[in-house]
RNA sequence: AAACUACAACGAAGAGUUUGAUCCUGGCUCAGGAUGAACGCUAGCGGCAGGCCUAACACAUGCAAGUCGAGGGGUAACAGAGAGUGCUUGCACUUUGCUGACGACCGGCGCACGGGUGCGUAACGCGUAUGCAACCUACCUUUUACUGGAGGAUAGUCAAUAGAAAUGUUGAAUAAUACUCCAUACGAUCUUUGAGUGGCAUUACUUAAAGAAGAAAGCUCCGGCGGUAAAAGAUGGGCAUGCGUCCUAUUAGUUAGUUGGUGAGGUAAUGGCUCACCAAGACUUCGAUAGGUAGGGGCCCUGAGAGGGGGAUCCCCCACACUGGUACUGAGACACGGACCAGACUCCUACGGGAGGCAGCAGUGAGGAAUAUUGGACAAUGGAGGCAACUCUGAUCCAGCCAUGCCGCGUGCAGGAAGACUGCCCUAUGGGUUGUAAACUGCUUUUAUACAGGAAGAAACCUACUUACGUGUAAGUAGCUGACGGUACUGUAAGAAUAAGGAUCGGCUAACUCCGUGCCAGCAGCCGCGGUAAUACGGAGGAUCCAAGCGUUAUCCGGAAUCAUUGGGUUUAAAGGGUCCGUAGGUGGUCCAUUAAGUCAGAGGUGAAAUCCUAUCGCUCAACGAUAGAACUGCCUUUGAAACUGAUAGACUUGAGUUAUUGUGAAGUAGUUAGAAUAUGUAGUGUAGCGGUGAAAUGCAUAGAUAUUACAUAGAAUACCGAUUGCGAAGGCAGAUUACUAACAAUAUACUGACACUGAGGGACGAAAGCGUGGGUAGCGAACAGGAUUAGAUACCCUGGUAGUCCACGCCGUAAACGAUGGUCACUAGCUGUUUGACCAACAUUGGUUGGUUGAGUGGCUAAGCGAAAGUGAUAAGUGACCCACCUGGGGAGUACGCUCGCAAGAGUGAAACUCAAAGGAAUUGACGGGGGCCCGCACAAGCGGUGGAGCAUGUGGUUUAAUUCGAUGAUACGCGAGGAACCUUACCAGGGCUUAAAUGUACGUUGCAUGAUUUAGAGAUAGAUCUUUCUUCGGACUACGUACAAGGUGCUGCAUGGUUGUCGUCAGCUCGUGCCGUGAGGUGUCAGGUUAAGUCCUAUAACGAGCGCAACCCCUAUCGUUAGUUGCCAUCAGGUCAUGCUGGGAACUCUAACGAGACUGCCGGUGCAAACCGCGAGGAAGGUGGGGAUGACGUCAAAUCAUCACGGCCCUUACGUCCUGGGCCACACACGUGCUACAAUGGCAGGUACAGAGAGCAGCCACUCCGCGAGGAGGAGCGAAUCUAUAAAACCUGUCUCAGUUCGGAUCGCAGUCUGCAACUCGACUGCGUGAAGCUGGAAUCGCUAGUAAUCGGAUAUCAGCCAUGAUCCGGUGAAUACGUUCCCGGGCCUUGUACACACCGCCCGUCAAGCCAUGGAAGCUGGGGGUACCUGAAGUCGGUGAGCGAAAGCAGCUGCCUAGGGUAAAACUAGUAACUGGGGCUAAGUCGUAACAAGGUAGCCGUACCGGAAGGUGCGGCUGGAACACCUCCUUU
Repeated sequence: AAACUACAACGAAGAGUUUGAUCCUGGCUCAGGAUGAACGCUAGCGGCAGGCCUAACACAUGCAAGUCGAGGGGUAACAGAGAGUGCUUGCACUUUGCUGACGACCGGCGCACGGGUGCGUAACGCGUAUGCAACCUACCUUUUACUGGAGGAUAGUCAAUAGAAAUGUUGAAUAAUACUCCAUACGAUCUUUGAGUGGCAUUACUUAAAGAAGAAAGCUCCGGCGGUAAAAGAUGGGCAUGCGUCCUAUUAGUUAGUUGGUGAGGUAAUGGCUCACCAAGACUUCGAUAGGUAGGGGCCCUGAGAGGGGGAUCCCCCACACUGGUACUGAGACACGGACCAGACUCCUACGGGAGGCAGCAGUGAGGAAUAUUGGACAAUGGAGGCAACUCUGAUCCAGCCAUGCCGCGUGCAGGAAGACUGCCCUAUGGGUUGUAAACUGCUUUUAUACAGGAAGAAACCUACUUACGUGUAAGUAGCUGACGGUACUGUAAGAAUAAGGAUCGGCUAACUCCGUGCCAGCAGCCGCGGUAAUACGGAGGAUCCAAGCGUUAUCCGGAAUCAUUGGGUUUAAAGGGUCCGUAGGUGGUCCAUUAAGUCAGAGGUGAAAUCCUAUCGCUCAACGAUAGAACUGCCUUUGAAACUGAUAGACUUGAGUUAUUGUGAAGUAGUUAGAAUAUGUAGUGUAGCGGUGAAAUGCAUAGAUAUUACAUAGAAUACCGAUUGCGAAGGCAGAUUACUAACAAUAUACUGACACUGAGGGACGAAAGCGUGGGUAGCGAACAGGAUUAGAUACCCUGGUAGUCCACGCCGUAAACGAUGGUCACUAGCUGUUUGACCAACAUUGGUUGGUUGAGUGGCUAAGCGAAAGUGAUAAGUGACCCACCUGGGGAGUACGCUCGCAAGAGUGAAACUCAAAGGAAUUGACGGGGGCCCGCACAAGCGGUGGAGCAUGUGGUUUAAUUCGAUGAUACGCGAGGAACCUUACCAGGGCUUAAAUGUACGUUGCAUGAUUUAGAGAUAGAUCUUUCUUCGGACUACGUACAAGGUGCUGCAUGGUUGUCGUCAGCUCGUGCCGUGAGGUGUCAGGUUAAGUCCUAUAACGAGCGCAACCCCUAUCGUUAGUUGCCAUCAGGUCAUGCUGGGAACUCUAACGAGACUGCCGGUGCAAACCGCGAGGAAGGUGGGGAUGACGUCAAAUCAUCACGGCCCUUACGUCCUGGGCCACACACGUGCUACAAUGGCAGGUACAGAGAGCAGCCACUCCGCGAGGAGGAGCGAAUCUAUAAAACCUGUCUCAGUUCGGAUCGCAGUCUGCAACUCGACUGCGUGAAGCUGGAAUCGCUAGUAAUCGGAUAUCAGCCAUGAUCCGGUGAAUACGUUCCCGGGCCUUGUACACACCGCCCGUCAAGCCAUGGAAGCUGGGGGUACCUGAAGUCGGUGAGCGAAAGCAGCUGCCUAGGGUAAAACUAGUAACUGGGGCUAAGUCGUAACAAGGUAGCCGUACCGGAAGGUGCGGCUGGAACACCUCCUUU
């Protein structure tokens, strides 16, 4: 020092939506950037850009290409000069080409550039790289040579003349750098003959000789400017070639000048470019031809990139110029502002004829969502002409309009809290927010406004002068020239003065509240929001994001790995062809050599400029621009390398094949043959049924069936063996045997020597069904018929039965043709069966048995790995290689159209419009199942008693009504809210009133008029009258009034709520922490084996623990003890009574009411690992939670209640509030629920006798006495209650009744009463007398109860004036029967299984029909469009022929041939639109009919095919498991 490293730089984001939740697949949508944009709202300024994307639609008007007098004849206009005339003496007229100049004309150059547009074109058009030995090139540059002579016309002009015009016609005279002829020819061209050099070739170059034809123009100020020939250069073009360049195969064959050759013509030049002849080729699956679409590129947008999309502005190329054709002129055109013809259109016209072409710049109309001024200047740059001045230039430079885009600036800055007022919100005497925002104070002046100054862009040409060569060129000096424009810029002045909006605010996505609305109005990009509390609609306040803009719409890329080269997949999500053979193609074993096509490296050329990037610079910055660099990843040439691929040559054996030997098998084809079964026929025996089903019937049978025996006949299929067995490419193949054919495996290594793999098109095979022809037909059996079932049953079931099933030949070509898994090769841990071989060892030896090793098949389990998971796992779905096939959201649809195949059925190929935001896979948790297993419960069963029948009571429905208030409605409403409806209650109805009435409280003040009594009207509320005039312990109390504060509602919403309650269910469940498993939802724990009433406990265990539930703790009850004895008790003692704990006394007993004890599977035996269970066990008052109660997990039912109460919101306010009277809640053809009383003798009636517990009582319970038949009444002790008050009844004893509608039963009705109450009419209870209904044990069905229970008997209480209580809640008395057991019904729990359910089976869901809307297929027909073919006609024009006419000549007129644009005719094909009618499809709402699928979906489902049926669908044949359950077999795993 270099290289590597390092540094630096660049650089890739996701979200929402399928589900109850999850993972995946997969579509839809969003966030970003961009635009020649448009629309809506809004708008201060400047800079730089951009501006008809649609009708290549039609265009008024003006301008866009002229110039040269230094080519010419000239003189119409203008100016000057000269001359003349008139006279007003400086004016008018006339005249002269004399001068400057110059209209028109001849001539030269230009007009082929510049400018516009994108119609056409899929092409050598464009891009890129080459070539031309096959070419041209005016003007420009360089060089050489020449520039002599002659001739005839013509325009203009003049005259005449036609026409409306455009435009002409005739005659006369005339010029040129216009035209013609002659001469000259270094070189160039051509012909002939030689020589040399080069090239891949046709041939090129050099050179020598001879011959041939061909040129020119003048002007001049004499300097020059021109002209002709030739060579070279430059510039511009032409042609050819390689490569690249859109979509469709529902376009597969195309082509006659077509492909090639020879010759000729033509062209600047090659060439079928054209023609004659000859040959029959040429293109094409590596996509010809046809159809559709389209200018191409540099570049632009996006993207990390690879890509994808585009082709505005700027640059290059092409094409076009109203549409189509044609040539002329020219260096160059088949010509935008030239010509001719045809067509369409427009205009002028005197109707005879003419004119025109904005896809130049402006501008107009039209179209459209949409795109500008009929501007200035040639000052600059550039172009044409000219010697030049100069002229022309809508190129260009500028200005105008437009927020169309990009960039920049501003709309003020600082202070200022009483956190002002308003607004808005709230939990509202108070806060929050708007908000330092405003007011107010100070400061600044960008911008805008006014005034003043004021550029750069300019340097040339030219003019004048100077210098060097010498009237020109070069250089220098000075002068002249600015559209923009008085613009940029600068200064001064005054003053916050002149300047902010748009969208959004449910999530994605930053930003929240109120009001209004009430599935309406509306929003929406996706998900979705709105049905009375909307952050989603509309408004408001506030907030957020951008900002002179902001949003919306449209389009493109991105995100999208959602076409996947980078960078995807195909078992089940979409996707492996049904299988094999094989062509093209793709890919390919080992070694050596050569080569250099691919590959790699170096070098050269090219890759226009602009753009992008980097650096620097210029506009105050930026946008924008300038300079430089880098880059342009490409193509071509050349030199080298030789590892890999390819090519060539040689060799090899391991891939592949051949051979030999030994085996194997339901491999195939054809034939022969066997037995069982079935059916039929004949004959016999035999008699009444057979058959069939869930049960039946149809059917068969006394004309003898079924059954049975014998014989015969027929067709089809092959039991056992038989198996996760074997074989085959797949479909498929099964009695035995013969023949033929093929395959596979092993062993041996003899032979060939890469011969291989895959395989688009193509070919062959290909279940069942079906078709054709001919046979055959026993059984089975679509269709069909009948019988059942059913609401129906075109089905399932039954009886028959035709095609078919079978054979031969020929078609069809599809299946869940499946392992839902293409073929080949290699590699990657194991264990264990089985089939068929080979080898070895041991033992037996008569074949064999066992073990091991090694091949090929065929199964199971599993590691790693893979996978969304299920799973797969050497037979891969693992890791790699090669080839083929297929997929890209669901539906529409494997449909339509077209084409191919088929006799047909149909098969193959195979869309779109439209519609949805999902469809789908695997797994999870639940729920469900006419799935399974286990278990429990008065669930069934076993029993006892009821209900359902009668009468009555009560509740409900219904009906009625002015009202019959409201609520509760399967279980879980119905003797429920209501544990007391005559008024009240009361909420309902009718009528009559009131409008702040009432109540309560507080505070203050005042008053004593309140109150009370009497009375009038009235139904009463109410209204009115009279009398009295407060009490007091003096503190006050009470009343009334006034003021202030708060009305009321049993009106609605239990689907806005709190609280409370019912039910599942006193069922045994429901969860959590940590850990572990799983991507995850989740699982485990909580499962398994036992056990329990129990998730109770034990054992096991990736779980270990815990919580709410269970149990226990609480209360009552059963036994005992202790303590305490009053109102309770009374054994002993005493007293007393007719009698009684009545009294003294006692504290033992009962009892009372407090505290304790006791029961725990503790003990014994058995079983069991244990938990636990069992036992007429022991003990005990009680035995296995002793009995009962209270106690109700997480949750379910939008369960019930706004009418207990509370409460949000809404509603009413002289009423939906409130008061009063009367009525109603009690109605009554009927239906249901819950009860009472009965139907009687286990009874009724009468008489007698006994025994409870609990609870209640002062406006009360009421002893006792009297009265009454009685309900009761009148007196009247006791008791605020262990003290007083209440006959307990069944039971028991005796008598009577004697089976009847009764001495049963008591309804109903009549009369007379009692009590409560203001009042018993509607509408109370009770008493007495009389009356004496139904009912003789209850159909289908249904309820309760397992022990002090059912049944039965009475008693008490709450509510309450009374009571409709037979209800409710308690209390005791008497006191049973039965449980084999869990099959079934109901409910529940656990485990498991299936699921298309998750609002969870009251689920989901299919098809016809009916209605509306939408797009689409077919279709008689109708209307267009483009292209081709055939024939006819055929303008202009080139070329050819002729040319007796014209011309001096060149040449031309005329005539004619070929070709052609256009036009016409004909037939057919293609394509588009429309259409009577018609087919299916999609969507919609609460329609109709059924219920096909999802669970075993109630007949398992599905696939192919055939037939049938309103429809889903059914049935036959074959196939699949993507079927549940049960049983058996086999295999595997673990111990």
A computed fold for a 1535-nucleotide RNA from an uncultured Flavobacteriaceae bacterium, annotated as small-subunit ribosomal RNA. Its mean pLDDT, the model's own confidence on a scale to 100, is 82. Rfam family: Bacterial small subunit ribosomal RNA. Rfam links the family to the GO terms structural constituent of ribosome and ribosome.